[in-house]
Molecule: SAM riboswitch aptamer (S box leader)
Formats: sequence, structure tokens, C1' cells
RNA sequence: ACCUUAUCAAGAGUGGCUGAGGAAACAGGUCCUAUGAAGCCCGGCAACCUGAUCUAUUUCAAGGUGCUAAAUCCUGCGGUAUUAUUCCGGAAGAUGAGGA
Repeated sequence: ACCUUAUCAAGAGUGGCUGAGGAAACAGGUCCUAUGAAGCCCGGCAACCUGAUCUAUUUCAAGGUGCUAAAUCCUGCGGUAUUAUUCCGGAAGAUGAGGA
């Protein structure tokens, strides 16, 4: 890198270092940012795997991951109603678990 599958509107900082961009890529929007971006550390959230417990699909813990602005920030392709979109699905993506 590939395949399968589940989830993606909840939750999480007035901390330290650092110092300019960032919100996956492309396009179009819309935003965040020197009142400090990205990154690292600490803290925190959650509970996929894991462990304990239970009659149980329960409860608890937090070892491996993950996450910690905005719905995966929105749109991109298709469909229904209709002209109102927090509609339904797809694609792409992210994360976990499993596989090859």
C1' cells in the first nucleotide's frame, strides 16, 4: 500500500516549550490564527481492542490505540419531495478490529 467490518451531530485546557501558518489532497466556499497556527510535552475525553465482574447485550478499570475549533467545517456524484434543506445514499477520508 490492499481487502473486510464497525463508528464518525456527544465529550475533552484561561497549562508549558516554540513561533507562522492551519482546517487530509484537488476545486469552490466558509472559518481559525501574534488574545499564538502547526509541532512536542503535560493535562483531559472516550471506551474500538484489552482486563476484571455478571444470569446478561450489565458494571467497573484504563494496559494498546485514538481523539482533544466548527457534523469528517460545508459542497463536489446519485435519488425523493420540493425550492426548504441539520433529507437519504454514494465516493473520498479518519479511527479501531480482523485478514491477506